[in-house]
Molecule: Glycine riboswitch aptamer
Organism: Chloroflexota bacterium
RNA sequence: CGCUGGAGAGCGUUGCGGACGGGAACGAUCCCGCCGAGCGCGCGCCGACGGAGGAACCUGCGGUCGCAGAUGCGCCGCGGGGACGCUCUCAGGCACCAGGACAGCG
Numbered sequence: 001c002g003c004u005g006g007a008g009a010g011c012g013u014u015g016c017g018g019a020c021g022g023g024a025a026c027g028a029u030c031c032c033g034c035c036g037a038g039c040g041c042g043c044g045c046c047g048a049c050g051g052a053g054g055a056a057c058c059u060g061c062g063g064u065c066g067c068a069g070a071u072g073c074g075c076c077g078c079g080g081g082g083a084c085g086c087u088c089u090c091a092g093g094c095a096c097c098a099g100g101a102c103a104g105c106g
Stems, first nucleotide, its partner, number of pairs: 001106005010043004015039002018035001020033005044094003050090001051088003057081007065074003
C1' cells in the first nucleotide's frame, strides 16, 4: 500500500434548506399539510481516528539530607516504565453510506 473482518450511542423542535401532496396567482412567487437522516436550536448519549489525564509498584541519575557504617535502607529532586481496549469527552461520532482503534492475509 491492497483485500477482508471490525463495536458503541438520539430524541425533541420545525427557524433555514430540501422531498412529497394540495391550494392561490398570467407569472416571478406565495400559502397550507406532511416528511425530515442536512444546517440550526434544546436536551441526552457514545468512545475505537486524533487529543488530554492517570495510582500503587518497578527502575535510572543526582543530592551539602537522615539512619547505618557493608557497595545498604530511607527521604528529596529530575527522568523512564506502569500506560492500555483504563479515565476524560476538547475534537469526532449517535439510520444507511462513510469513518473506525485493532486483527488476519498478500